[in-house]
Molecule: transfer RNA
Organism: Thermoprotei archaeon
RNA sequence: GGGCCGGUAGUUCAGAGGUAGAACACCCGCCUCGCACGCGGGGGGUCCCGGGUUCAAAUCCCGGCCGGUCCA
Numbered sequence: 001g002g003g004c005c006g007g008u009a010g011u012u013c014a015g016a017g018g019u020a021g022a023a024c025a026c027c028c029g030c031c032u033c034g035c036a037c038g039c040g041g042g043g044g045g046u047c048c049c050g051g052g053u054u055c056a057a058a059u060c061c062c063g064g065c066c067g068g069u070c071c072a
Base pairs, nucleotide, nucleotide: 001071002070003069004068005067006066007065010024011023012022013021018055026042027041028040029039030038048064049063050062051061052060
């Protein structure tokens, strides 16, 4: 330098055009003598950045940045 994959909640990841989700973590309640486990509820994301397409973009297209991997 080139190819491919990835960047979404604090963390690990789903979501591939039509309201952004799960698990864990965090907070509250129930349970317990108390803690943990378990059960119920709650808060939390300008979807890496900038443009384009579209009535509508996390999703499609273009250009960047960062990470992984392969080739040179």